Overview:
RNAcentral holds the sequence, with entries from ENA, Rfam and Ribocentre. This is a predicted structure of an 87-nucleotide RNA (c-di-GMP-I riboswitch aptamer) from Paenalicyclobacillus macrosporangiidus. The organism belongs to Paenalicyclobacillus, within Bacteria. Its mean pLDDT, the model's own confidence on a scale to 100, is 83.
RNA sequence: AGUUAACCAAGGCAAACUAGUGGAAACGCUAGGACGCAAAAUUACGGGUCUACGGGCACAGGUGCCUAUGAUCGCCGGAUUGCCACU
Numbered sequence: 001a002g003u004u005a006a007c008c009a010a011g012g013c014a015a016a017c018u019a020g021u022g023g024a025a026a027c028g029c030u031a032g033g034a035c036g037c038a039a040a041a042u043u044a045c046g047g048g049u050c051u052a053c054g055g056g057c058a059c060a061g062g063u064g065c066c067u068a069u070g071a072u073c074g075c076c077g078g079a080u081u082g083c084c085a086c087u
Base pairs, nucleotide, nucleotide: 001087002086003085012037013036017032018031019030020029021028022027035074041080042079043078045077046076047075048072049071050070054067055066056065057064058063059062
């Protein structure tokens, strides 16, 4: 420098669920817990998906519909970085 198909070492992360907590919600965080993960590390850049406080529209009402500026990187792709091992 390259490869990340497979093997080996040291280890790492932590889904569902439960409790606490932040949030309008989606969801996040902390602790427990392990379904899985070689990038399940970082990044909302492209697509997807979820939510709809606020805003818009309809209607007599309260509801319905639309809307991301919210969320998800453990949905996919891109970008950045990287352990062992191998060459």